RNAcentral holds the sequence, with entries from ENA.
The RNA shown here (transfer RNA) has 72 nucleotides and comes from a Bacillota bacterium.
Rfam family: tRNA. Gene Ontology term of the family: triplet codon-amino acid adaptor activity. Clan: tRNA clan.

RNA sequence: GCCUUAAUGGUCAAAUGGUUAUGACGUAUCCCUGUCCAGGAUAAAGUCUGGGUUCGAUUCCCAGUUAAGGCG
Numbered sequence: 001g002c003c004u005u006a007a008u009g010g011u012c013a014a015a016u017g018g019u020u021a022u023g024a025c026g027u028a029u030c031c032c033u034g035u036c037c038a039g040g041a042u043a044a045a046g047u048c049u050g051g052g053u054u055c056g057a058u059u060c061c062c063a064g065u066u067a068a069g070g071c072g
Base pairs, nucleotide, nucleotide: 001071002070003069004068005067006066007065010025011024012023013022018055027043028042029041030040031039048064049063050062051061052060
């Protein structure tokens, strides 16, 4: 230098172009307990960046960034 793949709450994973973007773990508050742990309830927190296509994009296309792998 070229090619491929990936990027979604703090972490790990889901999500046929029309979902209130889902779950687990974690965090906070409350309940429970004499206290802690465990358990229950509630809440906050997310689509890498910029364009394009489309009535509508996490999803399709292009470019970039980062990471992993391959070739030279």